The RNA shown here (transfer RNA) has 76 nucleotides and comes from an Alphaproteobacteria bacterium.
It matches the Rfam family "tRNA". Rfam classes the family as a transfer RNA. Gene Ontology term of the family: triplet codon-amino acid adaptor activity.
It was read from a public genome assembly.

[in-house]
RNA sequence: GCCGGAUUAGCUCAGCUGGUAGAGCAACUGAUUUGUAAUCAGUAGGUCGCGAGUUCGAAUCUUGCAUCCGGCACCA
Numbered sequence: 001g002c003c004g005g006a007u008u009a010g011c012u013c014a015g016c017u018g019g020u021a022g023a024g025c026a027a028c029u030g031a032u033u034u035g036u037a038a039u040c041a042g043u044a045g046g047u048c049g050c051g052a053g054u055u056c057g058a059a060u061c062u063u064g065c066a067u068c069c070g071g072c073a074c075c076a
Stems, first nucleotide, its partner, number of pairs: 001072007010025004019056001027043005049065005
């Protein structure tokens, strides 16, 4: 340099054909318990990597860039 994949909650990941962003774990509050753990109930937490475009409408389509992973090539 070329090709492919990934980027969504603190972590790990879903998200169908474009139509109100979700789960588990973690956190917090309460219940339960002599107490801790466990269990149960609830609460909070998101510029969907950053821009631009298309569209009535974009996490989703197109495109530029960034970061990470893999493959190939180059480095006489």
The organism belongs to Alphaproteobacteria, within Bacteria.